SAM riboswitch aptamer (S box leader) from an uncultured Cyclobacteriaceae bacterium, 103 nucleotides, folded computationally.
Order: sequence, then structure tokens, then C1' cells
RNA sequence: AUAUUAUCAAGAAAGGUGGAGGUGAAAGGCCCAUUGAAACCUUGGCAACCCCUGUAAAGAAAGGUGCCAACUCCUGCUUCAGAUAGUUGAAGGAAGAUAACAA
Repeated sequence: AUAUUAUCAAGAAAGGUGGAGGUGAAAGGCCCAUUGAAACCUUGGCAACCCCUGUAAAGAAAGGUGCCAACUCCUGCUUCAGAUAGUUGAAGGAAGAUAACAA
């Protein structure tokens, strides 16, 4: 990097260095940011999957991944409904993220 499966409306930040951006996936939008962005470090936290305890409901946070602004921040494609000037809502899809597993 790829295939399959599951989940994606929940949850969880302080300090130090740094110094203008943002690996907020990309595009468009929107948003965050000198009341200090990215990045790095320290400490802390969350609990999605594996693992662990439990008959189960559930719990725990020792271990393996993961995560700690906003529904995956929103949209794009299809269908349906309403509107017909802009567009709105619902369902599904695509793309993406995470985990488990496989060669």
C1' cells in the first nucleotide's frame, strides 16, 4: 500500500519550547489562530477496536492500536418529498478515519 468486516450524533487538555500559520485528508465552503497556529517535549485524560474482569448487562484503563474544536465541521453523487429565485429536508452512496483480520 491492498482486500474483507465493524463503527463513525458519545467521550477526553493543561504546562513548556516555538512564533504564523492550520497533517482542520484533498477541492469548495466554513471555521480555528498573536487572548499564540503548526511542530516538538512533559504530564494528564478519553475509551472506539483488540486484550482483561463478568453468564449477561456492564466494568476497568495494566497491555497493543487509536483519540482529546466544531456530527467524519459542512457539501459534492443518486433517489424521494417540498419549493421552483436562491434552495430545504430525509434515505442511501462515494470519499475519508479508526480498529480487527488476511496474504
The coordinates come from a structure-prediction model, not an experiment, and the mean pLDDT is 84.